[in-house]
A computed fold for a 72-nucleotide RNA from Fragilaria crotonensis, annotated as transfer RNA. The coordinates come from a structure-prediction model, not an experiment, and the mean pLDDT is 82. Lineage of the source: Eukaryota > Bacillariophyta > Fragilariophyceae > Fragilariales > Fragilaria.
């Protein structure tokens, strides 16, 4: 240098036009003589950045940063 792919709470992850799933994690209650497991409620994201389209973008389209692989 060329080409491909990922990027979403503190982690890990689904979704791929209608304001975002689920796990873990953390609170608070609960169950237990005390822990642990189990339950029930919560809490926590500018969906990596700018632009474009579009009534409306995390989704679509260009361009960027980052990592991560081809191949030279």
């Nucleotide at each position: 240098g060329u080409c491909c792919g990922c990027u979403u709470g503190g982690u890990c992850u689904a979704g791929g036009g209608g304001u975002a799933u689920g796990a873990u994690a953390c609170g608070u209650c609960u169950u237990u003589a005390g822990g642990g497991u189990g339950g029930a409620c919560g809490u926590g994201g500018u969906c990596c950045c700018g632009g474009g389209u579009u009534c409306g973008a995390u989704u679509c389209c260009c361009g960027g940063a980052g990592c991560g692989g081809a191949c030279c």

Its Rfam family is "tRNA". Rfam's curators write: Transfer RNA (tRNA) molecules are approximately 80 nucleotides in length. By type it is a transfer RNA. Its family is annotated with triplet codon-amino acid adaptor activity in the Gene Ontology.